[in-house]
Parts: sequence; structure tokens; C1' cells
RNA sequence: AAGGAUUGGUAAGUUAUCGCUCCCAUUGGGAGAGGAAAGUCCGGACUUCACAGGCAGCGCAAGGGGUAACGCCCCUCCACCGUAAGGUGAGGACCAGUGGAACAGAGAGAAUGUCCAGAGCUAUGAUCCUUAGGCUGGGAACGGGAAGUCUAAGGGGAGUUGCUGGAGUGAAAACAGCUAAACUCUGCGCGAAGCAAGAUCAAAUAGGGAAGGGUUUGAGUGUGCCUGCACGAACCUUCCGGGUUGAUCGCUUAAGGGUGUCAGUAAUGCCACUCUCAGAUGAAUGAUAACUCACGACAGAAUCCGGCUUAUCGCCGAUCCUCGUGG
RNA sequence: GCGGGAGUAGCUCAGUUGAUAGAGCGUCGCCUUGCCAAGGCGAAGGUCGCGGGUUUGAGCCCCGUCUCCCGCUCCA
Repeated sequence: AAGGAUUGGUAAGUUAUCGCUCCCAUUGGGAGAGGAAAGUCCGGACUUCACAGGCAGCGCAAGGGGUAACGCCCCUCCACCGUAAGGUGAGGACCAGUGGAACAGAGAGAAUGUCCAGAGCUAUGAUCCUUAGGCUGGGAACGGGAAGUCUAAGGGGAGUUGCUGGAGUGAAAACAGCUAAACUCUGCGCGAAGCAAGAUCAAAUAGGGAAGGGUUUGAGUGUGCCUGCACGAACCUUCCGGGUUGAUCGCUUAAGGGUGUCAGUAAUGCCACUCUCAGAUGAAUGAUAACUCACGACAGAAUCCGGCUUAUCGCCGAUCCUCGUGG
Repeated sequence: GCGGGAGUAGCUCAGUUGAUAGAGCGUCGCCUUGCCAAGGCGAAGGUCGCGGGUUUGAGCCCCGUCUCCCGCUCCA
């Protein structure tokens, strides 16, 4: 130099004029989208629902650590991929039980015995068939008797075998194998709903109608079910009809950002100093002109944080690996 | 903004213990008819929205992603 791995930053800039939202002030000044604001996939804060227990349901899964918490992050082990730097991993348990394995193959789960070779037994008659008896087994026990085995008698007449090794099919061929992103089991965790939550004020209307349930033997109140307990001394649910389409709070000072020291392999934490950085609600964050450059991607807040994932033109770094060219 | 659901043939939909992708309508061809419709017979048409993973094997199980659809204010 070339190729590659990991990781960090940035996200065109400056000026002028005219606008928009908010704040301070009074004719002026200040602030004004993102690294993902996105997907809404996880985890929380916050708010409402009186409470407790169980079942069901959902989620997670090697060993430690971090964190408010997590399915996130860090370290280590193991498995796989890569020459390497490094990357990926839903990595508890199929001797608790149940299920699944199409096609092919003789045979697919504690089955079966195909083909070949070896070995064994065989015309001194094997394997096989029939009959009788004994034993094992099974069963609470007895009888019959499947199966196995031994003996005896008879039949029959050439190969045969629950032995060993191999072949072929298949993902897997007998081993208590594979499959739990199959049911399930084990351990741990989880209340539900969501800022259109919720609170206050104001305005207006017909405090209306129908159906169902309930009225103390009690519906309903935690939204799947059950139980206890409390409230509930009567209303509740659904549909139709009517009214309003307002204001304020929640709302942005927060598990916040920056710098530095220290502890720790690291994630991260302690301490000190410092900063205040959109808060709209038919919803602001723009338009025009000039100049410069590397010629500009993905995209735009809506209660707020911590993550993950996805989209992204380019530019600037840092640390490594491979190769071994040139000087 | 918050919550829920669905993508399979041109259209409407089936598809369950994971093992060959189906039905109706439509399209095309043949028969029937003087011609058409109806009817009969036959055929074509599918990356199961897309990309990964688990598994011997995925429309089906898991993850990510894209598109579409639905519901949700307050008073009484």
C1' cells in the first nucleotide's frame, strides 16, 4: 500500500430581512426537533382502580456483576463460524409423563431380522410342524393358557440362526438415541389500565327512551375464574337519543447534561465544580437573498425517562488483524 | 398519541397435534347452439407480504420488518 474487524464523533456553515410558538420585558431582548424524535418491541416513573390469597395466563433461563428496573449492558465458561483481529448463541430438564419423525427403507422407538461374509448347528436328520409333560412367566388366588425354554414321541427332508462383523435407505438404525422456538416439568418474576391516565373550573341539554341484570337470600366495585374480607341500605351494563367541541393543571429540574479526580478488568458508581437545554394543542420550529464548502442522507417532538430494533448521503478519528509489496 | 386485529390463486376465503397447498366465483380451451347465455368436460394460474432463525422438514413455531383495517374525548 491492499483487504478486513471493532469502536467513537459529526449530521453543511455564516450573515441579513420578513414571519410563527414560548418566556422576560415594553416596541426591545432571549430560546426554539433527533441520533434515531420512528417501530411501539421490552423495562420503569407518574395517575386511577378499596384489599388479600389461590388457579389459570404471560415472560425469563450457563456462572457472576451493573442498574430504579429490564428480555438491556459488562466480565468469565462452553458450543459453533472465521487464517486472524473478531463474530453468533431462546446455552435449565426428553432415565417424571405424553406426543412427533412424511418419503425412502426389511425395519422408525425399548420394533424387526432383508442381503453379504464369518462362526455355530446340521442326512448320526438341524431350523420347522403336531401331540404330551415339566419349568419360567403372568395373577390376590385357582383354572384355562399367549410367549419363552427343556424333555419325550411322531411327521418332514435341506438348509438354518434373538451369535459376530458389514451393506443398503434415511436427518436419525437400537444407544434407554433425536425433538421442549411440541405439550410438559423445574426454578425465578409479573395486579390491570393507560396523559384520549387523571384533577379543577366553566358552558349547554330532554337528569329522556328501550333491552338485560339486581333490590339485603344483595348486582356491582381489579377488566379470565374461584375464595375470603370491606364498601355498596340501590342501582348497574349495553344500545338509541340529547348537549359541549372550552379553559387551567398534569407539562417538563429530570433515575438530567458537561468537566475532573478516585474505585473497578469492564458495565458502572462515589465525590466536587458547573449548566438549565422546545413545551405546542387544527398543533410553532419556516421563507427569501448573498457567500463558502466536502454540494448535503434518513427523517420531524406531543407525559417523561432507560434500552433494543429498524432507516441513514457523506466526512473525521482511535485500536487491532491478515498479507509480506516497495524504501 | 394509546390499544387491538389481518396479510394464502385475479377476487372472496378454508387450511391444527409441523410432512403433496385447497374451495367458490372469475380467466382460457373444447363440446353443445344458426349465434349468445346457461350447462358439461378439461387446463392454466401461488417465492403463503418480505428477511432471518428453530427443526431432518415451516403456510403453521420464534424474532425482525412492511402494508392495510378497527376501536378509544367530556357532560348528563
Two RNAs folded together computationally: RNase P RNA and transfer RNA, 403 nucleotides in total. Rfam match: Bacterial RNase P class A. Rfam links the family to the GO terms ribonuclease P activity, dimeric ribonuclease P complex and tRNA processing. Model confidence (mean pLDDT): 78 of 100.